[in-house]
RNA sequence: GGACCCGUGGCCUAGUCUGGAUAUGGCACAACCCUCCUAAGGUUGGGAACGUGAGUUCGAAUCUCACCGGGUCCG
Numbered sequence: 001g002g003a004c005c006c007g008u009g010g011c012c013u014a015g016u017c018u019g020g021a022u023a024u025g026g027c028a029c030a031a032c033c034c035u036c037c038u039a040a041g042g043u044u045g046g047g048a049a050c051g052u053g054a055g056u057u058c059g060a061a062u063c064u065c066a067c068c069g070g071g072u073c074c075g
Base pairs, nucleotide, nucleotide: 001074002073003072004071005070006069007068010027011026012025020058029045030044031043032042033041051067052066053065054064055063
């Protein structure tokens, strides 16, 4: 220098191909129940507009472009 893949709550992750909507699940966290206490178990709850910017569209996490970060391969 070139090609490809990835980037969603504190962490991991589904959704992306087939654009329809204030986004899925697990862990963690908080409160409560249970318990002599803890753990385990149960119930409830808070937290992300989806790496950044722009574009297309009635509508974008999803399509297009540029850039940023990480990874793999080639030279």
The prediction has a mean pLDDT of 80. The RNA shown here (transfer RNA) has 75 nucleotides and comes from a Candidatus Woesearchaeota archaeon. Rfam family: tRNA. Rfam classes the family as a transfer RNA.